Predicted 3D model of a 93-nucleotide RNA (c-di-GMP-I riboswitch aptamer) from a Gemmatimonadota bacterium. Model confidence (mean pLDDT): 88 of 100.
RNA sequence: UCCGAUAACCGGCAAAACCGCCUAAAGGCGGCGACGCAAAGCCCCGAGACUAAAGCGACGCGCAAGCUACGCCACGUCAGUCGAGCUACCGAA
Numbered sequence: 001u002c003c004g005a006u007a008a009c010c011g012g013c014a015a016a017a018c019c020g021c022c023u024a025a026a027g028g029c030g031g032c033g034a035c036g037c038a039a040a041g042c043c044c045c046g047a048g049a050c051u052a053a054a055g056c057g058a059c060g061c062g063c064a065a066g067c068u069a070c071g072c073c074a075c076g077u078c079a080g081u082c083g084a085g086c087u088a089c090c091g092a093a
Base pairs, nucleotide, nucleotide: 003091004090012037013036018031019030020029021028022027035080041086042085045083046082047081048078049077050076055072056071057070060067061066
């Protein structure tokens, strides 16, 4: 350095559910709680997934201005979906 023991030690993180707050939503934060995790530490660079506020289109309504079911769309998210990158405790073969 690679690697990751049915090892030891200090320990660490925290899914779902529930409660509160934020957000248009996805989702996030805090509390509680442990399903799991050896990078479940960091990072949206690539893929994938979620949402669709704004925008664009538009059925329909309307004299018109306009409004709008619905569709598309990320500049919003997910690192506990995978890969790349960065960093890190301990320690055998």